[in-house]
Transfer RNA from a marine sediment metagenome, 75 nucleotides, folded computationally. Its Rfam family is "tRNA". From the family's description: Transfer RNA (tRNA) molecules are approximately 80 nucleotides in length. Rfam classes the family as a transfer RNA. Model confidence (mean pLDDT): 84 of 100. The RNAcentral record of the sequence draws on ENA.
């Protein structure tokens, strides 16, 4: 220079092939429950516009195209 993968909640990390239900798990944070209290345990909540930007579409976290961050791998 060129190929490739990866970016989704504070953090890990699913869901992208195959486009469609209000965007999801866990763990962390809140606040209840239990305890004399405290862990533990256990219930409820809060928090995202899926890296940005356009294009396709009736509908895009999902499909196209650029660029941006960080990796692998040739030359």
């Nucleotide at each position: 220079c060129c190929g490739c993968c990866u970016u989704u909640a504070g953090c890990u990390c699913a869901g992208u092939c195959u486009g469609g239900u209000u965007a999801g798990a866990g763990c962390a944070c809140g606040c209840g429950c239990c305890u004399g209290a405290u862990a533990a345990g256990u219930g409820c909540g809060g928090g995202g516009u899926c890296g940005a930007a356009a294009g396709u579409u009736c509908a895009a976290a999902u499909c196209u195209u650029u660029c941006a961050a960080g990796g692998c791998g040739g030359a």